[in-house]
Notes
This is a predicted complex of two RNAs, RNase P RNA and transfer RNA, with 440 nucleotides together. Model confidence (mean pLDDT): 76 of 100. Rfam match: Bacterial RNase P class A. The family's RNA type in Rfam is ribozyme.
Parts: sequence; structure tokens; C1' cells
RNA sequence: CCAGAGUAUCGGCCGUUCGCGUGCCUCCGGGCACGAGGAAAGUCCGGGCAGCAAAGGGAAGGGCAGUCGCUAACGGCGACCGGGGGUGACCCUAGGGAAAGUGCCACAGAAACGAAACUGCCACUUCGGUGGCAAAGGUGAAACGAGUGGGGUAAGAGCCCACAGUGGUCCGCGGUGACGCGGAUCAGAGGUAAACCCUGUCCGCUGCAAGGAGAUGGAUUUCUUUGAGCCUAAAGCUCGAAGCGUCCCGCUAAGAAUUCAUCAUAAGAUCCGCUCGAGCCGCGUGGCAACACACGGCCUAGAUAGAUGAACGGCAACGGCCUCACGGCCUUACAGAACCCGGCUUACAGAUACUCUGGCCUA
RNA sequence: CGGGGAUUAGCGCAGCUUGGUAGCGCGCCGCGUUCGGGACGCGGAGGUCGUGGGUUCAAAUCCCGCAUCCCCGACCA
Repeated sequence: CCAGAGUAUCGGCCGUUCGCGUGCCUCCGGGCACGAGGAAAGUCCGGGCAGCAAAGGGAAGGGCAGUCGCUAACGGCGACCGGGGGUGACCCUAGGGAAAGUGCCACAGAAACGAAACUGCCACUUCGGUGGCAAAGGUGAAACGAGUGGGGUAAGAGCCCACAGUGGUCCGCGGUGACGCGGAUCAGAGGUAAACCCUGUCCGCUGCAAGGAGAUGGAUUUCUUUGAGCCUAAAGCUCGAAGCGUCCCGCUAAGAAUUCAUCAUAAGAUCCGCUCGAGCCGCGUGGCAACACACGGCCUAGAUAGAUGAACGGCAACGGCCUCACGGCCUUACAGAACCCGGCUUACAGAUACUCUGGCCUA
Repeated sequence: CGGGGAUUAGCGCAGCUUGGUAGCGCGCCGCGUUCGGGACGCGGAGGUCGUGGGUUCAAAUCCCGCAUCCCCGACCA
């Protein structure tokens, strides 16, 4: 210098004037403070919070899937293992089980997983065929499932042997573990689980348009499950009914309505929930990291048809147009809170910083 | 703001469950019939299955992301 790999940050700035939302103050004139995002988006996961009266077990249904860790939790994140790609930095990986069972494998092909044999090879033959074999051909995405060489045979074949390779079991060593290395022994097993299913593990449903808007005390016996049978009655037993918002076992609270009294409060297209929170910033310690802990500082939108904007001037970056040039003009990303938070995914003009890899040149 | 559904030929819809050939009606084109038109008869054309990936030998169909459209939820005294 060229070509790449990875990570992080910013994503217009300043001044003047006018305007909008919220809070506070006010001498009612006004003044002061604060006022969108990294994705506020998609609503794809997880949690907080709220309601369904409520504890537990099981079934059904659904999610997830290497290991260890992080976390409030997760299908997220970090590190590692196995597999794949790249010369490399590095990247991708829905990655349990097909050796439990069932299903499927179109067309072609003899045959699509149970076995069989179209061409073929060998033996016999009454020349019609019968028996043995599965190496080679052909079809197909895939061909009976261990490759090469040798032996062997009528012809052949893990039928036998050597080497290489695959899988199960056992042992030893290393590792928390996935797993890796080595040894022994056994075996010959098609693919598909983003097909049913099996194993392990997790999950109640609905969502802020959730939900709430009085407190205390009394009365009515009005309503909801407390009903029936056995028994003289009680206790106990049996059966039945209601609720637990899919069902079963199991369990069973108490509650609602009407009305009266006292206190308090409001006019409702309202108020609460609503923004102080797993919060942000700085620094230190532990950890490879995700992250955790300690200390110090800070308060940083709460609208309800929805505020967060406009004009002028200056500056900065990329690009376009005009001009010989100086210079002038235009444009400036995606988008935008609506209960909150942790992630994922998607959109994004451009700018900056750091680390690393390969190649070439020069000293 | 929250929840649910749909997308296949010009239009309206099947097919997806159980993956292998994409079909039906109306419409369109040509021919016949008729003096001409309609109706009718015969024949024919027309589809990136919304889009980008993945699983599989093979995807409209199974899985994931994205885009567009539609529907439902406030209300009580």
C1' cells in the first nucleotide's frame, strides 16, 4: 500500500426569537427546571405487576433440547466440546433418541427395508427349466450397507486373513462436564423425529382497554354448597349438590345483595394504577467471560388524540448540480414514547476509534 | 395499546391435516351455431402459491424471520 476478520461508540452542534407538555413557585404580569430511541418498531420469547377465593398431586395440551456457568427469568448471554467452511484472522451449527415401537421413502427400478433376484456368474439339464451366488451392469436422492489387497471357490461372498475405518460394552488416564487419548472385547445396524412417538426438563389462564375509586358499625334472614338416608338423638357412615374458568383426585374459604347510622370525598369523556427502577454514571475488587459485590454521586418524559416543534444566523461531514477556477445552491439516515424491565429479530445516510489476519514493496 | 386471522390464475375460492401431478366456478382467446348478438357446444391460454432463509432426495404444504390486509377488546354506577 492492497485485500479482509472482529469489537465498540456517535448518529449533527452552537446562538437568538416564538411556540407546546409536565412539575414547582408566584406580587397573577409571569418566572424557573425538565422534556424520545438505539432501535421508542415487530409483539417473537422471558419476568415484574394486576384480576380470576385458594394449598397440593396426576392426566391432557404446549414450549425447549451438546456441556458447564450467568440471571428475577428465558427459546437470551458467556466460555468450552463435537461437526462443517476458510491459507488465515475468524465464521456457521433446531447439536437428545432411528440399537423401543408405528408410519413414510413419489417416478424409475427385479427389489425401497421383509426379503427377494431383471441382465449377469457357476453347476446340472429331457434345452422347457432346476439349483447355487450376489462380485459386476442398469434405475434412483438413497440398493441391503466395512474400503483396499490377498487367500479361497464350480462360481462367489467378512467366507477367512492383513491393513485402514465405523459403532456398542468394559477398563485405564486427563477434564466439574460435554468429551479427548490409549487398550481389550463384541458386532455388521439404510434414510427420515422442523413425521407420530420415546426420554429429560419447564409451563395455570388472562392481560394496564389488566384492575381499583370509600371507611367503620348494625339490621334483614334475602341469596349462594351445608340437602337426603341409616339412627330416639348426638357422633359417625353412605349418597348427592356448589366452587376451584380443560378434566380427575383432592380441598373448602366464607362471601354477596338490600337497608340504616356516622365520618369523608367527587361530578366522572374524571381520578388512581403511572413511573425510584432487577435504575443510570464513575471508580475499585473477583472472574477467561457473561456477570457479581463494595464505595461515591445523580433523579433523567409521563402525554390521553396524544407535548417534545418552527424561523433566522454560524459551524461540521458525505453526496449531487452550475462554474476554467475562486465560489454558489440543494440535500443530511432509520424512525419516534403510551404500565415497566431483560433479551431476540428487523430498519438505518454517514462518521470515528481499537485489535487482528493474508499478500506485495522498501530499508 | 393488547389479542386473533388471512395472503394460491384477472376476480372469488379448493388443495396444506397425511410433503412427490396445482385444481374448480366466473372471466379471457379461437372455432362452430345465427342474418347479427346473447345463450349453448368444442378446443385453448394464463399461476415467482406474498417475500427471504432453513429441514428434506423433494416444500403451496413442515420450521424460522419479514411485508401487506382484515377482525375483536374500553362503557360502569